[in-house]
RNA sequence: GCGCUCGUAGUAUAGGGGUAGUAUGUCAGGUUCCCAACCUGACGGCGCGGGUUCAAUUCCCGCCGGGCGCA
Numbered sequence: 001g002c003g004c005u006c007g008u009a010g011u012a013u014a015g016g017g018g019u020a021g022u023a024u025g026u027c028a029g030g031u032u033c034c035c036a037a038c039c040u041g042a043c044g045g046c047g048c049g050g051g052u053u054c055a056a057u058u059c060c061c062g063c064c065g066g067g068c069g070c071a
Base pairs, nucleotide, nucleotide: 001070002069003068004067005066006065007064010024011023012022013021018054025043026042027041028040029039030038047063048062049061050060051059
């Protein structure tokens, strides 16, 4: 330098056009003499820029970052 692939919550991950889900975590409450465990609720996210579209996390282009391969 070229090709492929991945980038979603503090962490791990699903979703590939129609208001983004799960687990864990954090916080609050319940339970307990206290802690742990357990139960309920809340908080928190689509790498960046542009394009297409009524509508983009999703499709297209560029860039940035991680991984693999080729030279």